Source information
Large-subunit ribosomal RNA, domain VI from a Pseudomonadota bacterium, 254 nucleotides, folded computationally. NCBI's taxonomy places the organism under Bacteria, Pseudomonadati, Pseudomonadota. It matches the Rfam family "Bacterial large subunit ribosomal RNA". The coordinates come from a structure-prediction model, not an experiment, and the mean pLDDT is 88. The full RNA is in RNAcentral, with records from ENA.
Context: one part of a larger RNA
RNA sequence: UGUUGGAUACUUGAGAGGAGCUGUCCUUAGUACGAGAGGACCGGGAUGGACGCACCUCUGGUGUACCGGUUGUCGCGCCAGCGGCACGGCCGGGUAGCUAUGUGCGGACGGGAUAACCGCUGAAAGCAUCUAAGCGGGAAGCCUCCCUCAAAACCAGGUAUCCCUAUCAGGGCCGUGGAAGACCACCACGUUGAUAGGCCAGGUGUGGAAGUGUGGUAACACAUGAAGCUAACUGGUACUAAUUGCCCGAUCGG
Repeated sequence: UGUUGGAUACUUGAGAGGAGCUGUCCUUAGUACGAGAGGACCGGGAUGGACGCACCUCUGGUGUACCGGUUGUCGCGCCAGCGGCACGGCCGGGUAGCUAUGUGCGGACGGGAUAACCGCUGAAAGCAUCUAAGCGGGAAGCCUCCCUCAAAACCAGGUAUCCCUAUCAGGGCCGUGGAAGACCACCACGUUGAUAGGCCAGGUGUGGAAGUGUGGUAACACAUGAAGCUAACUGGUACUAAUUGCCCGAUCGG
């Protein structure tokens, strides 16, 4: 831009893509078969490998905005307590998110038409013959079934509702943001408000703060006290910021 009035939702599925793998064990059954040695078809069940998709409860990784320990040095006048720098100084842990080595799930079942092949009926050819007429069975393969996209599928589809000449219905700009994202887009919200920040409460992590007291010559220990601090998590709360607004939006087409 189109889809022949303009919109908002929800859809059909022409077509396209994905997937398609396989081992072992138990049972049937030491049965059928076989002199024996050996040893099934068919059917039922269990458990793996590789691959794929999703996820983060668990196990781990990461986690330079969390907590702690510690060395050297400089600074905050000194002590104490802190901060800067030294690869994040080094070291021990670790929330969210992202992750695999972690967790869940998948290949299936079924239907249809077939290949090789196996048949039924059956003539040409009084027999025979799966084939000539006709009718069955039969593959990890084909068409479906499962998952995803999909009406520019230009034969441009369908359903419901809204709007009637008003800048309506609706959309955009702008702003607050987001498990969305390169930008754009998408999604949530914009005071009739929990969208983000802050704050409050909780959770999680760290691991026992500072100060003070007591003990010890001291290093240090104990008590106050599961203390203090705590990112991205959960719930709440209008304190802050989403102000006021502007623009687009129909050939009277039905």